[in-house]
Predicted 3D model of a 73-nucleotide RNA (transfer RNA) from a Candidatus Parcubacteria bacterium. Its Rfam family is "tRNA". Model confidence (mean pLDDT): 80 of 100. Lineage of the source: Bacteria > Bacteria candidate phyla > Candidatus Parcubacteria. RNAcentral holds the sequence, with entries from ENA.

């Protein structure tokens, strides 16, 4: 330098014929319990890697860019 998959809350990922982001674990409250663990209950927390177009409307189509993985020179 050229394919080709991937990049979503701390982690690990759902969500692909565009309709405005969930789940698990982690955390932070509360209750049970003498405590711990456990369990049951509520919360917070992401705008989808970065820009940019298309569109009433983009994580989801399009372009550029950066980064991980691979394959070929």
């Nucleotide at each position: 330098g050229g394919g080709c998959u991937c990049g979503u809350g701390g982690c690990u990922u759902a969500g692909u014929u565009g309709g405005u982001a969930g789940a698990g674990c982690a955390c932070c409250u509360c209750c049970a319990u003498g405590g711990c663990a456990u369990g049951g209950a509520g919360g917070g927390g992401g705008u989808c890697a970065g820009g940019g177009g298309u569109u009433c409307g983009a994580a989801u189509c399009c372009c550029c860019u950066c980064g991980a993985g691979u394959c070929c020179a």